[in-house]
Predicted 3D model of a 99-nucleotide RNA (SAM riboswitch aptamer (S box leader)) from Pedobacter nutrimenti. Its mean pLDDT, the model's own confidence on a scale to 100, is 84. It was read from a public genome assembly, where an Rfam model found it. Taxonomically the source falls in Pedobacter (Bacteria, Pseudomonadati, Sphingobacteriales, Sphingobacteriaceae).
Parts: sequence; C1' cells; structure tokens
RNA sequence: UACUUAUCCAGAAAGACUGAGGGAAAGGCCCUGUGACGUCUUAGCAACCUGUCCCCGACAAGGUGCUAAUUCCUUCUGCCGGUGGCAGAAAGAUAAGAU
Repeated sequence: UACUUAUCCAGAAAGACUGAGGGAAAGGCCCUGUGACGUCUUAGCAACCUGUCCCCGACAAGGUGCUAAUUCCUUCUGCCGGUGGCAGAAAGAUAAGAU
C1' cells in the first nucleotide's frame, strides 16, 4: 500500500509519569478523577513467522502481535412463523508474503 493468503466466541496486568478522554468510522451500548488515552518499566498470554527434535507431532520463545466487553454489538445480503436467530459478505485488526 484500492494486492494475496490465513486467523479473529480461547488466553493474558501490575507499577511509575501524565491528567480527560477512550472503545477504527456512524448508530448503540459501555469504560473512565476508585485516573481514561498515551509513554516507560516489569510481568504475562498466544504460537503467525522462526529454531530444535525422535518432524502426522512435540518443545522453546528469537521477530511480530496482544493483555475490558465475541473484532463490545449492529451496519450489506440471504434464509428461518421472525421485537429475534442463523449463515455469508463488507469494513477493520494481526501475521506471512507480494509490490
């Protein structure tokens, strides 16, 4: 980055500084001075890439990523005796590639 593929109902937070916003967008619903967002430190989760091995797999944790809520829910389409549910898509995020 108007590209490709895979995954997204699991999991994992304390402290310091700062001080009012934040959860991508819109709507909703939430979080937040009992301190949000952000930065730093330490810790942890996971296992995409990576490494090792006895290579259908296991282990490790070097490169990323992540540590409120299913990607917090919905959005567009289809189906279903239907204030809803299910499936798919879009959008987004992450990884590995590609350019």